[in-house]
RNA sequence: AAACUGAAGAGUUUGAUCCUGGCUCAGAACGAACGCUAGCGGGAUGCCUCAAACAUGCAAGUCGUACGCGAAAGUACUCUUCGGAGUGCGAGUAGAGUGGCGCACGGGUGCGUAACACGUAACUAACGUACCCCUUCGCUGGGGACAACUCCGGGAAACCGGAGCUAAUACCGAAUGAUCUGAUAGAGUCUGCGGACUUUAUCGGUAAAGCCGUAAGGCGCGAAGGGAUCGGGUUGCGGCCCAUUAGUUUGAUGGUGGGGUAAAGGCCUACCAUGACUACGAUGGGUAGCUGGUCUGAGAGGAUGAUCAGCCACACUGGAACUGGAACACGGUCCAGACUCCCACGGGAGGCAGCAGUUGGGAAUCUUGCACAAUGGGCGAAAGCCUGAUGCAGCAAUCCCGCGUGAGUGAUGAAGGCUUUCGGGUCGUAAAGCUCUUUCAGCAGGGAAGAAUAAAUGACGGUACCUGCAGAAGAAGCACCGGCUAACUCCGUGCCAGCAGCCGCGGUAAUACGGAGGGUGCAAGCGUUGUUCGGAAUCAUUGGGCGUAAAGCGCGUGUAGGCGGUUGGUUAAGUCUGAUGUGAAAGCCCGGGGCUUAACCCCGGAAGUGCAUUGGAUACUGGCUAACUAGAGGGCGAGAGAGGAAAGCGGAAUUCCUGGUGUAGGGGUGAAAUCCGUAGAUAUCAGGAGGAACAUCAGAGGCGAAGGCGGCUUUCUGGCUCGUUACUGACGCUGAGACGCGAAAGCGUGGGGAGCAAACAGGAUUAGAUACCCUGGUAGUCCACGCCCUAAACGAUGGAUACUAGUUGUCGGGAAUCCUAAUUUUCUCGGUAACGUAGCUAACGCGUUAAGUAUCCCGCCUGGGGAGUACGGUCGCAAGAUUAAAACUCAAAGGAAUUGACGGGGGCCCGCACAAGCGGUGGAGCAUGUGGUUUAAUUCGAUGCUACGCGAAGAACCUUACCCAGGCUUGACAUCCCGUGCUACCCUAUGAAAGUAGGGGUUCCCUUCGGGGACGCGGUGACAGGUGCUGCAUGGCUGUCGUCAGCUCGUGUUGUGAGAUGUUGGGUUAAGUCCCGCAACGAGCGCAACCCUCGUCGCUAGUUACCAUCAUUUAGUUGGGCACUCUAGCGAGACCGCUGGGCCAUAAGCCAGAGGAAGGUGGGGAUGACGUCAAGUCCGCAUGGCCCUUAUGCCUGGGGCUACACACGUGCUACAAUAGAAAGGACAAAGCGUUGCUAACUCGCGAGAGUGUGCUAAUCGCAAAAACCUUUUUUCAGUUCGGAUUGGAGUCUGCAACUCGACUCCAUGAAGUUGGAAUCGCUAGUAAUCGCGGAUCAGCAUGCCGCGGUGAAUACGUUCCCGGGCCUUGUACACACCGCCCGUCACACCAUGGGAGUUGGUUGUACCGGAAAACGUUGAGCUAACCUUCGGGAGGCAGGCGUUUAUGGUAUGGCUGAUGACUGGGGUGAAGUCGUAACAAGGUAGCCGUACCGGAAGGUGUGGCUGGAUCACCUCCUUU
Repeated sequence: AAACUGAAGAGUUUGAUCCUGGCUCAGAACGAACGCUAGCGGGAUGCCUCAAACAUGCAAGUCGUACGCGAAAGUACUCUUCGGAGUGCGAGUAGAGUGGCGCACGGGUGCGUAACACGUAACUAACGUACCCCUUCGCUGGGGACAACUCCGGGAAACCGGAGCUAAUACCGAAUGAUCUGAUAGAGUCUGCGGACUUUAUCGGUAAAGCCGUAAGGCGCGAAGGGAUCGGGUUGCGGCCCAUUAGUUUGAUGGUGGGGUAAAGGCCUACCAUGACUACGAUGGGUAGCUGGUCUGAGAGGAUGAUCAGCCACACUGGAACUGGAACACGGUCCAGACUCCCACGGGAGGCAGCAGUUGGGAAUCUUGCACAAUGGGCGAAAGCCUGAUGCAGCAAUCCCGCGUGAGUGAUGAAGGCUUUCGGGUCGUAAAGCUCUUUCAGCAGGGAAGAAUAAAUGACGGUACCUGCAGAAGAAGCACCGGCUAACUCCGUGCCAGCAGCCGCGGUAAUACGGAGGGUGCAAGCGUUGUUCGGAAUCAUUGGGCGUAAAGCGCGUGUAGGCGGUUGGUUAAGUCUGAUGUGAAAGCCCGGGGCUUAACCCCGGAAGUGCAUUGGAUACUGGCUAACUAGAGGGCGAGAGAGGAAAGCGGAAUUCCUGGUGUAGGGGUGAAAUCCGUAGAUAUCAGGAGGAACAUCAGAGGCGAAGGCGGCUUUCUGGCUCGUUACUGACGCUGAGACGCGAAAGCGUGGGGAGCAAACAGGAUUAGAUACCCUGGUAGUCCACGCCCUAAACGAUGGAUACUAGUUGUCGGGAAUCCUAAUUUUCUCGGUAACGUAGCUAACGCGUUAAGUAUCCCGCCUGGGGAGUACGGUCGCAAGAUUAAAACUCAAAGGAAUUGACGGGGGCCCGCACAAGCGGUGGAGCAUGUGGUUUAAUUCGAUGCUACGCGAAGAACCUUACCCAGGCUUGACAUCCCGUGCUACCCUAUGAAAGUAGGGGUUCCCUUCGGGGACGCGGUGACAGGUGCUGCAUGGCUGUCGUCAGCUCGUGUUGUGAGAUGUUGGGUUAAGUCCCGCAACGAGCGCAACCCUCGUCGCUAGUUACCAUCAUUUAGUUGGGCACUCUAGCGAGACCGCUGGGCCAUAAGCCAGAGGAAGGUGGGGAUGACGUCAAGUCCGCAUGGCCCUUAUGCCUGGGGCUACACACGUGCUACAAUAGAAAGGACAAAGCGUUGCUAACUCGCGAGAGUGUGCUAAUCGCAAAAACCUUUUUUCAGUUCGGAUUGGAGUCUGCAACUCGACUCCAUGAAGUUGGAAUCGCUAGUAAUCGCGGAUCAGCAUGCCGCGGUGAAUACGUUCCCGGGCCUUGUACACACCGCCCGUCACACCAUGGGAGUUGGUUGUACCGGAAAACGUUGAGCUAACCUUCGGGAGGCAGGCGUUUAUGGUAUGGCUGAUGACUGGGGUGAAGUCGUAACAAGGUAGCCGUACCGGAAGGUGUGGCUGGAUCACCUCCUUU
């Protein structure tokens, strides 16, 4: 600042991250449909599907002022034979006909059409134009018919035939006639050079109609010219898909002659020529009316073409012409076809894609309305008539717009609902109540504009609008509430029912299902579905990419095309600018205006980014032209090289053959075997044959476009580099198609064949082994010629040019320098490597050899799978290659990096982890626990390590949770309320007991004297109770990794980020222990220490402990003593503190030594980081939720937990002489004891019993310690071993030992003679062995927890097994290797390819046939107008023939759809089967191409790649 006002993202791949990439959502729109709901008005819109079929009515007529004819009903009069007749009126009316104009407009639809159909801009000098307007001139005089009508006839009808009459603005001659037209001759102008226009002269041809009016005149008619309008034709440009459509075309392209048309033209025809179109996409196929516009979008674009407007096409399907100014004609004609109807069966009729309406189809789309009042159209001179065009009304929330469903006040925050932590909260000022208002709807009264006029004329319509009346009165729903996305709780359900746009919810606490309450959003609508655009920069012009995510052709030569160095000149095509014309109207936008507003409508403008013409500018691009040398090429001189092709030559080695020596093995493997060898192998020597490959040199060194190339020599040959500079003068770059080359494998023909080696065979391995390993072995590998044409053909990186820090190595040249023996140093050109700056990148990484910065050209990509597959084409001998989809299916697939975890990866380290040892388990009997089985019940839990002598530190009853049976129901236990009582306790009956029934009995405390408390009984309901479920809802506690050394944080730094750093590294330690270093500096939880105990000493204190000295005694018994032991308190002590010690880095520390009771955390204990295992426990306790409530609660008796074909774990006792038995003898520690431990004595063989003492414990007791020592005996055996089992007899505890206790005595005397595979514990006062004590407990340990006695062996060492820690590496794992995952097979479903065929559609070619019509020809039949010599002629018609040709038919092709027995692969699916291919070195590294083989993944051969781990070596780089 009139007509510029505008651009948002989110969810989803992961344990997490960044990126790539798809899917999905939020927005707007609709001619919509469906579901629920619904008050009013205005304005719009309304068969998108079957161009399917249509009943009925209407949609195009009009003119008597062009013409002839011409009623009837009725009525009046007259006549009448009373049947009727005539005349007038009706009336020149109705009506049909001739004629004119209209019917080609208006209205409908979108089949066809990819085309000059449409749009736009031009052209028509190649054309037409009725009606309308203007101008000029004219309209004379005749003729013959045909309808109507009358008569006759045919037909069911439609309709037709014959004869006769008749008018005209109908028809036909003649006249006149031009500026019309034809011919001839001339002049001028223009020109695209073809011609056109104007004009002059001469000759020829060509017209007409009247009607009305008394008249004037009007309306008509003919010719010519002009205008306007509307058309015909031509051209440039523009707008769909498929190349899996690549060649098309014979009237085809052009010419000449002719025909035809209003008109150019192969439009048609005869002849001639052979052209024409096409990769800038012809031809073919599919789809489609085009446009203004509409929707969306910031725009560029994308999608679309309803209503309105312009154009086109069509009118039942196909063909054809007639009439006419115009049609090849929606409501005309003819023919053919399909369908419908009528019919007397002979024959006829019809065409709603006009308005209504019907049927059908469909998810779906309206009234068989009113009116010509307005606007417009046709006819008419006019009045007027016609008009389903149009104007209105009706139906439909289909859309847009507007209004209403009330307003104010009102807290006892009512009732009620929902919820609750029970206090409350919320619906909620919401309601009620009080005070108001009346839009809309309703009723009543008035009442338009639209009408143009002087007057008349309104379908809408008594409508809009105005006024009055009554009363809050009649008027709210729909969707949603996990995230995206605004909005949350309760109940029900329990992977069910269901939801879902994507992610995903639901398996007992669902904000996600269903209901409710509450809330959010929109609102007479709200949601759902469908479609389009947007978001999607997800086809990228604006505005993307290609090393690893999808994507660079395997490589080159080169055509078209695209792009192109420096300096002039010229041109003006591109480009820029001005003007003119156009870009219809409507719409969009802006400014106004009219309906109360808005939607809507009206007026004016702007815009329409376009096209054309024209004037100008000339920097850049292009064209032309003249030059230049920096690009490119080239001469000359040098140089390096596995560059290519051919021929020849060489030695080493393998194999084979011959001969010699020689003898029993060889070969092969993890170990073996197949195999070779006494017929002489292997080994060794000599000789020979033959083929293939060329060690060392050799190197990330060289050459080549790539593939690739390696002994030596020769010949031929391509490219490259350096130096120099005469020459050419942009000759260049790229490169669709095209052409050539192209490892290995493979194919064909012919050779060759030593070694190797797919297939194959055998041997092994294995559960199997179509493999890995071994022994053989054929194609092949080699040569020649010809094919194939693919690879991880890779730098996963197209080519060219320019620019942008460096450092180092190496190869090939050159220059300078210093000079020396070699050569060094510096600079430079070309190649090839490593690191690295800026920059780039998602990161990894790239980095002058770019993946940086730019330009040019080519190729390629657009989610994963299906699939590089099918079909089709091309190529190939084949194998196959190349080009290359879709249906269907999933919400991901993927790249890089991060943290973990894992590895039959690596490095370092530790642990009774292995090893070295000792002793066990596994075998026996028994004990005990578990599984299983059994049972009425065998209660429940624990289940790899980390369950199994575990919970249970002790089941006869109890415990006890289980089973059977008998009972109780406010309960065995708690609180509250009411009543009552004073209860305790005892007795009786019954019963198995619990209990039930009855009797006796009477002493609680406080008191304000009312009562209260405690207790018992009875009652009521709230509640109790539950070892019922869920340890996967939980707390707490515990186990395990693991007493392993780890786990983290703050700040800083670093990375886009997840994260990293610190915590890694070098040493060291038992230790993330310590030291050093370091973008880290510190800190926390762990480690260690602090705590307890044992070991030494000191001090203090001595009773119940102790006794050296002094007494005393049987006896530390007593006196005495505190020295010692001991007890139990406080202290000391050990810290790598010390060493001319050694090692190490002057560190930390390690080794050694000294001293010391103890030496390197002195031994032992307590102590368990962050976390893992949904580990264990709801049956210890606590606890959410659910469940039971005369039972899943409680009481009681009995039974069970103790069962027993069997299996396992943990133990005890043994198998014996290192022992058993007998006798005698010695030495502990730590504990426990009054409901207890019990001495002594007596009895008993004994377990024990009796009696009774001491001790509340350094006092007494349990209590004897045992192994051990001494002596005796047994003498290797099922024993003097072993003690199970069984019989008998007892003791003890206890109401009670039957199920089911322990112990004792006598008798009995089983298995067992050292234990398979396998497996456990232990590193010193340890293992082993020996006994003692305690908890639990009435009684009941071989278990458990403690105590001491005796008292070893071994550890080289870390290769291996197991577990763990740190670092690193790979990963397709993250539920984390008990992971992931591949293929066959079986089953179900889905879409799809092939398929003998079958059946449609469409189209080509050839032929047959050929309606109507047109044209040509004929026309012996018929024939009004004109001519006539009257005979006839001209002309015409019927008919015949021919040409063209629709539908049709035959044959044969192309394309395409449906279907098809069977068949191929593919996809999906909860658990199926077989294996284990891939991911770690995935257990044979994997993958690519190819060939062969195999149930399957796959295996093997051959060549290639690293997108292979690990170890070693070489080379190079960086730093010092």